Predicted 3D model of a 102-nucleotide RNA (SAM riboswitch aptamer (S box leader)) from a soil metagenome.
Of the family's consensus pairs, 94% are formed in the model.
RNA sequence: CUCAUCAAGAGCGAUGGAGGGUUCGGCCCUGUGAAGUCGCGGCAACCCCCGAAGCGUCGGGACGGUGCCAACUCCGGCAGAGUUUAAUCUCUGGCAGAUGAG
Repeated sequence: CUCAUCAAGAGCGAUGGAGGGUUCGGCCCUGUGAAGUCGCGGCAACCCCCGAAGCGUCGGGACGGUGCCAACUCCGGCAGAGUUUAAUCUCUGGCAGAUGAG
């Protein structure tokens, strides 16, 4: 850089000692212990394996490579549509981001 996915799912212990949820705003989590690191456990099924099928996939598996285990990617930001007197609210797309494969 390209492509795919992002409303589901799955946490305990040790260590550590004040931050974390990318940024901004909001809102939340956190000394009943944040981030980070380690151990064990789990989730899922991108790569992978088996079968069917024949280029669009479908079913199954989970030894291995990743990933993940508060809240929809926590929500919004930009554009459009709808709604409301209005604030607001809803939907669609986009931006940004995360993960995987190349």
Overview
Its mean pLDDT, the model's own confidence on a scale to 100, is 82. RNAcentral holds the sequence, with entries from MGnify.